[in-house]
RNA sequence: AGGCGUGUAGCUCUAACUGGUAGAGCGGCGGACUCCAAAUCCGUAGGUUGGGGGUUCGAAUCCCUCCACGCCUGCCA
Numbered sequence: 001a002g003g004c005g006u007g008u009a010g011c012u013c014u015a016a017c018u019g020g021u022a023g024a025g026c027g028g029c030g031g032a033c034u035c036c037a038a039a040u041c042c043g044u045a046g047g048u049u050g051g052g053g054g055u056u057c058g059a060a061u062c063c064c065u066c067c068a069c070g071c072c073u074g075c076c077a
Stems, first nucleotide, its partner, number of pairs: 001073007010026004020057001028044005050066005
């Protein structure tokens, strides 16, 4: 330098009928239970889907570009 892959909730991940409301577990918060706590149960909040731009009525999804990480190939010395 070129190619490929990954990037989504605080963490770990899964999905979203090839464009039409983004989910789970854990964790957080509130409550129940308890003398208190843990465990358990109920409820609840939490997302610029890595950044930017484009196409579109509408983008996690399609196109361009950039960034981070990983892998492969190559160049110089």
Source information
Transfer RNA from a Candidatus Eiseniibacteriota bacterium, 77 nucleotides, folded computationally. It matches the Rfam family "tRNA". It is annotated as a transfer RNA. Rfam describes the family as follows. Transfer RNA (tRNA) molecules are approximately 80 nucleotides in length. The sequence was found in a public genome assembly. The source organism's lineage runs through Bacteria, Bacteria candidate phyla and Candidatus Eiseniibacteriota. The coordinates come from a structure-prediction model, not an experiment, and the mean pLDDT is 80.